[in-house]
Source information
The prediction has a mean pLDDT of 76. Predicted 3D model of a 359-nucleotide RNA (Bacterial RNase P class A) from Thermomonas sp. Of the family's consensus pairs, 95% are formed in the model.
This record gives sequence, structure tokens and C1' cells, in this order.
RNA sequence: GGAGCUGGCCAGACAGUCGCGUCAUCACCCAGCAAUGGGCGGUGCCGAGGAAAGUCCGGGCUCCACAGGGUACGGUGCCAGGUAACGCCUGGGCGGCGCAAGCCGACGGACAGUGCAACAGAAAGAUACCGCCAGCGGUCUCGCAAGAGAUGCGGGUAAGGGUGAAAUGGUGUGGUAAGAGCGCACCGCGAGUCUGGCAACAGACCGGCACGGCAAACCCCACCGGGAGCAAGACCAAAUAGGGAGGCGUUGAUGCGACCCGCAGAGCCUCCGGGUAGGUUGCUUGAGCGUAUGGGUGACCAUGCGCCUAGAGGAAUGACUGUCCCAGACAGAACCCGGCUUAUCGGCCGGCUCCGCCA
Repeated sequence: GGAGCUGGCCAGACAGUCGCGUCAUCACCCAGCAAUGGGCGGUGCCGAGGAAAGUCCGGGCUCCACAGGGUACGGUGCCAGGUAACGCCUGGGCGGCGCAAGCCGACGGACAGUGCAACAGAAAGAUACCGCCAGCGGUCUCGCAAGAGAUGCGGGUAAGGGUGAAAUGGUGUGGUAAGAGCGCACCGCGAGUCUGGCAACAGACCGGCACGGCAAACCCCACCGGGAGCAAGACCAAAUAGGGAGGCGUUGAUGCGACCCGCAGAGCCUCCGGGUAGGUUGCUUGAGCGUAUGGGUGACCAUGCGCCUAGAGGAAUGACUGUCCCAGACAGAACCCGGCUUAUCGGCCGGCUCCGCCA
């Protein structure tokens, strides 16, 4: 100097003028005996995100409901931790990619069972197409003979060749009639034993050891899981017809996504007809944020101190001027929080890896 990997922060800034929303406070007006309610104005604090998006997970909270067990169904899937919990995060193991820093992983089980692998190929859970070897008192040809070649029959073989995504562990070597873990070395694989580690695993010894692959196929195993959701729910006000008909029901209807057991239990279901749908609340003090110290490899935890930072209700933060600029992308809360995923302009800070050059 260049090319990368990774962690954190910001999200236009400053000043002025006018405008918007909640809350607090002050003053005035209206109603009211009062409490209080409404209107208008001044002042003050505060007022959209790193993803507010997706609605993919996990919860808090509310109701079913006094609420338990099981089957089915669904989810997760290496080990150990963190957390309210998780399919998330941290650390480790193994595997893959990368020169590396690093990144990714749908990462339990194939001897519980079922199933799949077209075509090609001799053969795909078990076999011989081409070959190689060697035998026959076989046949033919050549040869004095030994023998050589061709052909037939039956035998051995899976090292060589072919087919295929995959073919009876791989490479080398010895041996053999020719071959083969048949023997040996290294690699691979593995019941067992020992060592290290909480563990996943790793190493060593030992063993010639093979009927393999696919579970992101069905399945088996381990662990987890009631349902519905703020349009959940609670309260107030108002109105109507506490209506009519039929069926079921204390010999138990009905209730909780399906079914069974259990528990509770007097109403439930269908049709016709009528009325209302307005207001308040839930609604923001939180598994909250910042900081210091301590513990921990880390995620994180504990303690002390400090802070209060949107609660709209058809939906609030907009417009103008001036200056600066590295010239603002993706994009707006609607009960709340922890994650993941997706979109994204530009800037700043830190750590690490590789290449080249100079000293």
C1' cells in the first nucleotide's frame, strides 16, 4: 500500500418562526348545592425504529375454568451452560468450505420393522458378460518328440476390463495354477479394555474386520406442548318482547380444538320475530434503561447509585428560512417484551488474517 474477516455506535446536525398530541400547572368562561364535568388560552417536560417490517418462534397478561391424567397430533434433535422461555444466545465436539482470520451445519437411531434406488449392467442384497488359470486317458491342425494353437465339456476366480451415482474396503507388497485380507505395512472400520475430559468426543492397545446407501422416506427413541386471543377481557349507560314454536335434559343434556377417563353440573340446541351497538377501562413502572464494582473464557449474573424517555383513538411531530455537511437509504408505534428472518444510503471506532514493497 492492497485484499478480506469480525465486533460495536450513529441514523442528517445547529439556530429561528409558525403549527400538532398526551400529561402537569396557572388563569378565565359555562352547568351544578357540592363533588365534578365541559370549553378556551398561557407556560413547562416529553413525543416512532435498527429494523417499528414479516407474523416465523417463545412468553407476560386475559378468558374458557375449580382443572387433572392419557391417546392421537404437532414441534425440537451432538454435549455443557445462559435465559421467564424458546426452534434463541454462549462455549465446546464432530463434519464441510476457505491459504488464513473465519463461515456454515435438517448434527439421535439403518442389527425393531416397512420401503426406495429408473435406465444401463452378468449382477443393486447378492452375482459372472469379457477375461485369467487349470483339468479331460475328448476332437482337429502343426511338430520326430517335448510341446504349441483352435474348439467342446466341466471346475477355480473376483486381482484386470466394461456398465452405472453406487459393484463385495483403498494403496503397495509378498504369495498363488490364476487369484483373493490369503499374509504384511499404512489408511479406513470396529465389539472390548485403558487414559484424558462433567460430557459430546479424542488417543492408545487389540481385532482381518465388510450384506453398503437413503430417515430433509414412513418409522423407532429422547425431550417439550390444553385452547382462544387486547377485535382477549372488565365496568357503566341505553333500548327491547324476561317474546313464540319445536327437540333434548338429574336414568346427567351441556362444559374444556378431536377422542377416552376423571371433574363440575341445570339447563342446552334449532327456527321465527324484536331492540341496542354509546362511553370508560385494559393502555404503559417494565423479565425497563444507564453507570460503577465484583464473579465468569463467554452468553450472562449479583450488588450499589441514578433516570422515567409516545399512549393516538379514522389515528399526533409538519411547513418555512439561514448555516454546516461526509449530501440520508430501508422506512411510522396501536397491549407489552425476548429472539429470528427480510430490506437498507452513508459515516465513525476497535480487533484479527493474507499478499506485496521498503527499512
The sequence is in RNAcentral, with records from ENA. A source record names the gene rnpB. The source organism's lineage runs through Bacteria, Pseudomonadati, Pseudomonadota, Gammaproteobacteria and Thermomonas.